[in-house]
């Protein structure tokens, strides 16, 4: 990447540093945030529990040191889509 299960109304940052123009995946109408520096990087916080550990064998418990993933607005909202995002497993 491909395909395939599962989840996307909860919870969690006005934080440092970097960086300079726009961002929220894509298209159409809105709507938020953004030189009081937003969106993206790093890092520390902190949040969740999909894998891994235990533990059970029909239960769904513990655990958060490990692989992750998340921390404005239900995936922001609404429609369209063989849409999109994580996780896990196969080739």
């Nucleotide at each position: 990447u491909c395909u395939u299960u599962a989840u996307c109304a909860a919870g969690a940052g006005u934080g440092u540093g970097g960086g300079g123009a726009g961002a929220g995946a894509c298209u159409u109408g809105g709507c938020u945030c953004a030189a009081u520096g937003a969106u993206c990087c790093a890092c520390c916080a902190g949040c969740a529990a999909c894998c891994a550990g235990c533990a059970a064998c029909a239960a769904c418990g513990c655990c958060a040191g490990g692989g992750u993933g998340c921390u404005c607005c239900g995936g922001c909202c609404a429609a369209g889509a063989a849409c999109g995002a994580u996780a896990a497993a196969u080739a």